[in-house]
RNAcentral holds the full RNA, with entries from ENA and SILVA.
The part of an RNA shown here (small-subunit ribosomal RNA, 5' domain) has 525 nucleotides and comes from an uncultured rumen bacterium.
Rfam family: Bacterial small subunit ribosomal RNA. Rfam links the family to the GO terms structural constituent of ribosome and ribosome.
Context: one part of a larger RNA
RNA sequence: GGAUGAACGCUAGCGGCAGGCUUAACACAUGCAAGUCGAGGGGCAGCGUGGAGUAGCAAUACUCUGACGGCGACCGGCGAAAGGGUGAGUAACGCGUGAGCAACAUGCCCGGUAGUGGAGAAUAGUCGAUGGAAACGUCGCGUAAUACUCCGUAACAUAGAGAACCGCAUGAUUUUCUAUUAAUAGAUUUAUCGCUACCGGAUUGGCUCGCGUACCAUUAGCUAGUUGGCGGGGUAACGGCCCACCAAGGCGACGAUGGUUAGGGGUUCUGAGAGGAAGGUCCCCCACAUUGGAACUGAGACACGGUCCAGACUCCUACGGGAGGCAGCAGUGAGGAAUAUUGGACAAUGGCCGAGAGGCUGAUCCAGCCAUGCCGCGUGCGGGAAGACGGCCCUAUGGGUUGUAAACCGCUUUUGUUGGGGAGCAAUAAGGUCCACGUGUGGAUCGAUGAGAGUACCCAGCGAAUAAGCAUCGGCUAACUCCGUGCCAGCAGCCGCGGUAAUACGGAGGAUACAAGCGUUAUCC
Numbered sequence: 001g002g003a004u005g006a007a008c009g010c011u012a013g014c015g016g017c018a019g020g021c022u023u024a025a026c027a028c029a030u031g032c033a034a035g036u037c038g039a040g041g042g043g044c045a046g047c048g049u050g051g052a053g054u055a056g057c058a059a060u061a062c063u064c065u066g067a068c069g070g071c072g073a074c075c076g077g078c079g080a081a082a083g084g085g086u087g088a089g090u091a092a093c094g095c096g097u098g099a100g101c102a103a104c105a106u107g108c109c110c111g112g113u114a115g116u117g118g119a120g121a122a123u124a125g126u127c128g129a130u131g132g133a134a135a136c137g138u139c140g141c142g143u144a145a146u147a148c149u150c151c152g153u154a155a156c157a158u159a160g161a162g163a164a165c166c167g168c169a170u171g172a173u174u175u176u177c178u179a180u181u182a183a184u185a186g187a188u189u190u191a192u193c194g195c196u197a198c199c200g201g202a203u204u205g206g207c208u209c210g211c212g213u214a215c216c217a218u219u220a221g222c223u224a225g226u227u228g229g230c231g232g233g234g235u236a237a238c239g240g241c242c243c244a245c246c247a248a249g250g251c252g253a254c255g256a257u258g259g260u261u262a263g264g265g266g267u268u269c270u271g272a273g274a275g276g277a278a279g280g281u282c283c284c285c286c287a288c289a290u291u292g293g294a295a296c297u298g299a300g301a302c303a304c305g306g307u308c309c310a311g312a313c314u315c316c317u318a319c320g321g322g323a324g325g326c327a328g329c330a331g332u333g334a335g336g337a338a339u340a341u342u343g344g345a346c347a348a349u350g351g352c353c354g355a356g357a358g359g360c361u362g363a364u365c366c367a368g369c370c371a372u373g374c375c376g377c378g379u380g381c382g383g384g385a386a387g388a389c390g391g392c393c394c395u396a397u398g399g400g401u402u403g404u405a406a407a408c409c410g411c412u413u414u415u416g417u418u419g420g421g422g423a424g425c426a427a428u429a430a431g432g433u434c435c436a437c438g439u440g441u442g443g444a445u446c447g448a449u450g451a452g453a454g455u456a457c458c459c460a461g462c463g464a465a466u467a468a469g470c471a472u473c474g475g476c477u478a479a480c481u482c483c484g485u486g487c488c489a490g491c492a493g494c495c496g497c498g499g500u501a502a503u504a505c506g507g508a509g510g511a512u513a514c515a516a517g518c519g520u521u522a523u524c525c
Stems, first nucleotide, its partner, number of pairs: 001525004006521005013377006019370002021335001026333003030330003035078003040075002043071002047069003050065006085288003094213008104205002109201007117151004127140005157180008166171001186193002214260003221251003226248004231243003263285004267278004290311005313324004341367001343366003349363001350361004380411004390402005416462006425452001431446007469514001471512003474495003480509005490497002
């Protein structure tokens, strides 16, 4: 000098764009953050409509009725494994980079081939009974499905055998024969949407390997499932991943083992570069979800807002027993030098569900707070000498300086304030019309919807009006005098100032640097 997720002191007009618990992975009140589908199902708790009845002259009120719109709870499907948070652990195939899988999986999506026949047994809700303070149950009758089971049929699937051909190899590919197994589900407004099997693609993941990846040798030896083999088990898959048996190996000064520290990368800061340092925001990967362990479901988890067990903690209790997990968004306490609103909206972009309309979405988009940073703008402009008054200084009837600075004259209106107008972000969806053909797709056109927000922006009126500080002035280092103090009070980054003439302390005048900031502290280069 540059830089910062900064903090502190003094000060502060505005806007744009960013950023905002670095500490206690400490504890959390409250609300919200994952639902959706009635075009899968039985139904009808609540709301509305229709119908019937009762009371009433009527308005209306009440009762019944699933007939209709719809729909709480329930069965079922998909989603909940994404998105969002954090960096505790991890020195590791965790990450980065380059390869490999002839050792693998892949819901939804795309292309292709084929199928969608028959039968059955339950169960939730409901209803009845019943236990419990509650959480939550228990028993019984009976019922539906795109829930579940069985049968038939079927191969390109699976297994075995043979042949051809290819490969470095375990083996791959093609083909023939035999055998085996296996699924199905319908809905509807008739437009469609689904279901099953197989093949291929795409995407995403799993596994393996080469190289790179912090410090300590005041850590030198480490290792028994350890290293390898044979055979099994297990897995989507290879493998001591696990097991039985056999062998005695394997790693290590090219740093094993142990200890300490740490998420990794793209990148960021600095530097002419080489290098050094950092890993906050954004993107990719990993790990974690009160602590430890485990599996279930599923295409996918060993699952943040799922389950079970154990521990600690908090809460409820009728003392018998139960409930909970903000490292989601806000917010609270605590810790700390220190870090924001218990806001608005799904309008846009995306996600999930749905045929769609639509629903949900603290993802996201916006708004609020903070000079935390970067950038931009303003706090006027021109004229104006009696060089005014006042202040300060001096060699003191005088002069210097503050200083064109002010007053005064003229101008402007960014900004401000008042009034008026007022966006883009919106593309289209459902649906309508037209056209094209490959007949369900595409194209054209019309066609609702804005949280932000009456915001940005524009126009007009008014009026210099509403707007400057902070640090320094001995040398380094730009900028000097007076007064006070008297080794005191104090200053200080280093050298050093201060003991009676202090340009170094404190004040004043003046000056210098930067400027809505300026200094100090901390850290890195």